[in-house]
RNA sequence: GGCCUGGUAGCUCAGUAGGAUAGAGCAGCGCUUUCCUAAAGCGGAGGUCGGGGGUUCGAGUCCCUCCCAGGCCG
Numbered sequence: 001g002g003c004c005u006g007g008u009a010g011c012u013c014a015g016u017a018g019g020a021u022a023g024a025g026c027a028g029c030g031c032u033u034u035c036c037u038a039a040a041g042c043g044g045a046g047g048u049c050g051g052g053g054g055u056u057c058g059a060g061u062c063c064c065u066c067c068c069a070g071g072c073c074g
Stems, first nucleotide, its partner, number of pairs: 001073007010026004019057001029043004050066005
């Protein structure tokens, strides 16, 4: 340098023939329970979906470009 895969919550990930208010588990926070802790139960919060542009009535999803990580080739 070329090609491929990936980038979504603090962490691990789902969501891929474009559609309805973006999800799960864990962590953390609050409450209940307990003499206290742990465990258990309940609740709420947390995201401009890697950056920018484009297409579309509508984009996490399609197109272009850039950045980052991994792999293959030279």